[in-house]
Context: one part of a larger RNA
RNA sequence: GGAUGAACACUGGAGGCAUGCUUAACACAUGCAAGUCAGAUGGGAAGUGGUGUUUCCAGUGGCAUACGAGUGAGUAACACGUAAGAACCUACCCUUGGGAGGGGAACAGCAGCUGGAAACAGAUACUAAUACCCCAUAGGAUGAGGAGAAAAAGGACGAAUCCUCCCAAGGAGGGGCUCAUGUUUGAUUAGUUAGUUGGUGAGGCAAUGGCUUACCAAGGCGAUGAUCAGUAGCUGGUUCGAGAGGAUGAUCAGCCAAACUUGGACUGAGACAUGGCCCAGACUCCUACGGGAGGCAGUAGUGGGGAAUUUUUUGCAAUGGGAGAAAUCCUGAUAGAGCAAUGCUGCAUGAAGGUAGAAGGACCAGGGUUCAUGAAAUUUUUUUCUUGGAGAAGAAGUAAUGAUGGUAUCUGAGGAAUAAGCAUUAGCUAAUUCUAUGCCAGUACCCGCAGUAAGACAGAGGAUGCAAGCGUUAUCC
Numbered sequence: 001g002g003a004u005g006a007a008c009a010c011u012g013g014a015g016g017c018a019u020g021c022u023u024a025a026c027a028c029a030u031g032c033a034a035g036u037c038a039g040a041u042g043g044g045a046a047g048u049g050g051u052g053u054u055u056c057c058a059g060u061g062g063c064a065u066a067c068g069a070g071u072g073a074g075u076a077a078c079a080c081g082u083a084a085g086a087a088c089c090u091a092c093c094c095u096u097g098g099g100a101g102g103g104g105a106a107c108a109g110c111a112g113c114u115g116g117a118a119a120c121a122g123a124u125a126c127u128a129a130u131a132c133c134c135c136a137u138a139g140g141a142u143g144a145g146g147a148g149a150a151a152a153a154g155g156a157c158g159a160a161u162c163c164u165c166c167c168a169a170g171g172a173g174g175g176g177c178u179c180a181u182g183u184u185u186g187a188u189u190a191g192u193u194a195g196u197u198g199g200u201g202a203g204g205c206a207a208u209g210g211c212u213u214a215c216c217a218a219g220g221c222g223a224u225g226a227u228c229a230g231u232a233g234c235u236g237g238u239u240c241g242a243g244a245g246g247a248u249g250a251u252c253a254g255c256c257a258a259a260c261u262u263g264g265a266c267u268g269a270g271a272c273a274u275g276g277c278c279c280a281g282a283c284u285c286c287u288a289c290g291g292g293a294g295g296c297a298g299u300a301g302u303g304g305g306g307a308a309u310u311u312u313u314u315g316c317a318a319u320g321g322g323a324g325a326a327a328u329c330c331u332g333a334u335a336g337a338g339c340a341a342u343g344c345u346g347c348a349u350g351a352a353g354g355u356a357g358a359a360g361g362a363c364c365a366g367g368g369u370u371c372a373u374g375a376a377a378u379u380u381u382u383u384u385c386u387u388g389g390a391g392a393a394g395a396a397g398u399a400a401u402g403a404u405g406g407u408a409u410c411u412g413a414g415g416a417a418u419a420a421g422c423a424u425u426a427g428c429u430a431a432u433u434c435u436a437u438g439c440c441a442g443u444a445c446c447c448g449c450a451g452u453a454a455g456a457c458a459g460a461g462g463a464u465g466c467a468a469g470c471g472u473u474a475u476c477c
Base pairs, nucleotide, nucleotide: 001477002476003475004474006473007472008471010469013347015345016344017343018342019340020339021305026303027302028301030300031299032298035063036062037061040060041059043057044056045055046054071257072256079183080182081181082180084178085177088175089174090173093171094170095169096168097167098166099165101135102134103133104132111124113122114121115120154163155162156161184230185229186228191221192220193219196218197217198216199215200214201213202212203211233255234254235253236252237248238247239246240245260281261280263278264277283294284293285292286291311337313336314335315334319333320331321330322329323328350380351379352378355374360371361370362369363368385414386413387412388411389410390409394404421466422465423464424463425462427446432461433460434459435458442449443448
């Protein structure tokens, strides 16, 4: 000198665009953050004089909830980056070729009953389906053969037709696995390893494999640093630097990991699952003491910690996601607004004019010098400001549909009106005088200054540097 997710002191006009718990992965009151489909389904309710149409709903069923959003605790390793590979899976989507025939038994809900404070639970009887089961049909697969295993469902409509379902093959996108190489510090850590290293048989997996197991062999790694210990999410990037290189990994994007602390599986195409389940533990809450409920590292917000980080805000209008045939519904993703000089960036705080060189201040050799390239008078402008009027784009898709927002912007009126500070002033380093103080009070990065004329302390006048900021502190180059 540059930089920062900064903080603090003093000060502060108004925009645009960004950014905003770096500390306790500490504990959390309250609201919201994942639903949708009645065109799968039996029913219940509302409404109607009645029928029909319509609307809403607990349950069964389907799809989604494995995405999106947040965090960086753990992790020094296939975790990530780059470059390859073969023994795999893939719901929804796309393409192609086929198919959907016949039958059956239940279980919720509802009903009445029982237990319980509640959470909820139990038995009895009935019932529908795109829920479940059986038979048929079969391209094919395994096997020498005998033999064994294996699909389907309907819905809407007056019809045409549309949507859905099953099997097989391919694709796209996604995921699992293997390998080469790169990725921090310590030797005051030198040896380490027993499913350990390899083989055979068996099991298991979507798949390869000590992944698991029985037997056999004794291997494997290591000064090119194994093992152990410390630290740490990795990368694209960011920042400093002419570069080499150093430091760093906030926001945005990709990958990984964990979801109060450990463990476990279930369902499913996909999880060993943040707003799913089970066991244990700590903590909090309810209780009729028998037993139950909970998980903000989602968004707001609270306490705590801290030098330090925002509103318990508006809307689904746009972009995207889930469900649905669609209308539509849901969406704290997202789009916006609010708060903060936290940063970057552009603008303003007037312009012209004016010598009696104004009043006043400071200095002075008392002649004057300086603030003063200037205040006022006078002329003029209106970015901002105050107050009227008009008023968007972002909307695709004929029409309708805008949270933002009466915002941006345009236009009329008014009046210089509403707007300057901070630090420094011995040297480094641009900028000096007076007064007061008297090794005191203080100052200071360093050198140092101050003991009676202090250009270094304090105040005042002047000056210098930056400027809506400025200086200090912290960290990096």